[in-house]
């Protein structure tokens, strides 16, 4: 050391024009790519996360109804919060180089959730000062 405990910080990016009465949403050209894996470096293998659907259970309110001396306890309804877990979830090929790359280079493509907006959204506003795949330290043990 490895590893177990507690805590602390980080943790999403992207625009000019043009036409119109009005677009950052059309038209033209751009531009951006979470987190882990992966003999070799990824938006488009492989896996997660967040969104969306459901969810066993579980806290909290209030209602009935039956116990009950009081204090309360069971059943069962309705509304909220958390929730393990489960479904849904976009998009690539050719060549080269090399032991080894759908992750390097060329070279031509693809994809990008929900709501809102005087005109149709990856790129503008929101849910988000959230959430979160992980990351990195620092203390103790430990070797």
């Nucleotide at each position: 050391a490895a590893c177990g405990c507690a805590c602390u910080u980080c943790g999403g990016g992207g625009u000019c024009g043009g036409u119109g009465a009005a677009a950052g949403u059309c038209c033209g050209a751009g531009c951006c790519g979470g987190c882990g894996g992966u003999c070799a470096u990824a938006g488009u293998c492989c896996g997660c996360g967040a969104c969306c659907c459901g969810g066993a259970g579980u806290c909290g309110g209030c209602c009935c109804c039956u116990c009950c001396c009081c204090c309360g306890a069971g059943c069962g309804g309705c509304c909220g919060g958390c929730g393990a877990c489960g479904g849904u979830u976009g998009a690539g090929c050719u060549g080269g180089u090399g032991g080894a790359a759908u992750c390097c280079c060329a070279g031509c493509a693809c994809c990008g959730a929900c709501g809102g907006u005087g005109a149709g959204a990856g790129u503008c506003c929101g849910g988000a000062u959230g959430g979160g795949a992980g990351a990195a330290g620092u203390g103790c043990g430990g070797u």

Predicted 3D model of a 143-nucleotide RNA (FMN riboswitch aptamer (RFN element)) from Microbacteriaceae bacterium X2B.
It was read from a public genome assembly, where an Rfam model found it.
Taxonomically the source falls in Microbacteriaceae (Bacteria, Bacillati, Actinomycetota, Actinomycetes).
It matches the Rfam family "FMN riboswitch aptamer (RFN element)". Rfam links the family to the GO term FMN binding.